[in-house]
Molecule: FMN riboswitch aptamer (RFN element)
Organism: Arthrobacter sp. H41
RNA sequence: UACGUGCUCCGGGGUCGGUGUAAUUCCGAACCGGCGGUUAUAGUCCGCGACCCGAUGGCCGCCGCGCAUUCCGCGCAGCAGCCAUCGGUUGAGCCGGUGGAAUUCCGGGACCGACAGUUAAAGUCUGGAUGGGAGAAGCACGAA
Numbered sequence: 001u002a003c004g005u006g007c008u009c010c011g012g013g014g015u016c017g018g019u020g021u022a023a024u025u026c027c028g029a030a031c032c033g034g035c036g037g038u039u040a041u042a043g044u045c046c047g048c049g050a051c052c053c054g055a056u057g058g059c060c061g062c063c064g065c066g067c068a069u070u071c072c073g074c075g076c077a078g079c080a081g082c083c084a085u086c087g088g089u090u091g092a093g094c095c096g097g098u099g100g101a102a103u104u105c106c107g108g109g110a111c112c113g114a115c116a117g118u119u120a121a122a123g124u125c126u127g128g129a130u131g132g133g134a135g136a137a138g139c140a141c142g143a144a
Base pairs, nucleotide, nucleotide: 001143003142004141005140006139007138008137010135015029016028017027018026030124031123032113033112034048035047036046037045043111044110052088053087054086055085056084057083058082059081061079062078064076065075066074067073094108095107096106097105115127116126117125
């Protein structure tokens, strides 16, 4: 300390009231915003992660057929689970101002938010999740 290897640790937030038999789901008013990038700071620009779908390969269990039946087993097909890789899908922003530079700052008015569950329809409740993860930081050894 640009680099390599290993290890450790961190790594998602958000409600009150009203109506009603029943709603944190409707109505009213609120609140929240992962990670990396960007000549200037981003939920809405670019990319990534997770969720969802598919393919390939590996591991493993169940099960059917055939071979061999001293023992161990061998081959083919089907179904499910786990892991890896690749691919697909995946929401939303404009105007004005300042400035060398900002859809990122300031002002204004907006918009978006997976899947399953629920005595009433969910970004905010419950669940998969004490999970996973983009990535952040530190330590050790090496190397330059």